[in-house]
RNA sequence: GGAGGAGUGGCCGAGUGGUCGAAGGCGGCUGGCUUGAAACCAGCUGGAGGUGAGAGCCUCCCGUGGGUUCGAAUCCUACCUCCUCCG
Numbered sequence: 001g002g003a004g005g006a007g008u009g010g011c012c013g014a015g016u017g018g019u020c021g022a023a024g025g026c027g028g029c030u031g032g033c034u035u036g037a038a039a040c041c042a043g044c045u046g047g048a049g050g051u052g053a054g055a056g057c058c059u060c061c062c063g064u065g066g067g068u069u070c071g072a073a074u075c076c077u078a079c080c081u082c083c084u085c086c087g
Base pairs, nucleotide, nucleotide: 001086002085003084004083005082006081007080010026011025012024018070027045028044029043030042031041032040046061047060048059049058050057051056063079064078065077066076067075
């Protein structure tokens, strides 16, 4: 230099155009059980911003930017990072 693959919440990871901010698991928090823990069970649990006395509500966010589309995590494009192969 060329070709291919990958990038999704704190971590792993599914989702490959349509009520999907997004399954499931791990982790975390709260409660139950226990003399107390562990294990187990139940519920809750991404981030940022705005608004609100609060409970809540709204908007944006799938590596970054741009494009296609009524609609994009998903298709196209450029770039960034990592992995593999070729020279």
Molecule: transfer RNA
Organism: Deltaproteobacteria bacterium